Transfer RNA from Globomyces sp. JEL0801, 72 nucleotides, folded computationally. RNAcentral holds the sequence, with entries from ENA. The same sequence occurs in records of 2 taxa. Rfam family: tRNA. From the family's description: Transfer RNA (tRNA) molecules are approximately 80 nucleotides in length. The family's RNA type in Rfam is transfer RNA. Its mean pLDDT, the model's own confidence on a scale to 100, is 84.

RNA sequence: GGAUUGAUAGCUCAGUGGCAGAGCAUGGGACUGCAAAUCCUGGGGUCGCGAGUUCAACUCUCGCUCGGUCCU
Numbered sequence: 001g002g003a004u005u006g007a008u009a010g011c012u013c014a015g016u017g018g019c020a021g022a023g024c025a026u027g028g029g030a031c032u033g034c035a036a037a038u039c040c041u042g043g044g045g046u047c048g049c050g051a052g053u054u055c056a057a058c059u060c061u062c063g064c065u066c067g068g069u070c071c072u
Base pairs, nucleotide, nucleotide: 001071002070003069004068005067006066007065010024011023012022013021018055026042027041028040029039030038048064049063050062051061052060
């Protein structure tokens, strides 16, 4: 330099055009003699950045940044 793949909550990930979600973690509560476990409930996101297409974009297109793999 080229090809390909990934970037979404504190962490690990789902979501492939029409209201952004799960598990874990975390706040509050129930239970308990006190805890753990279990159960109920809440908060937390400019979806890596910029532009384009569209009535509508996490999703499609282009560029950029960073990471993985392969080729040279």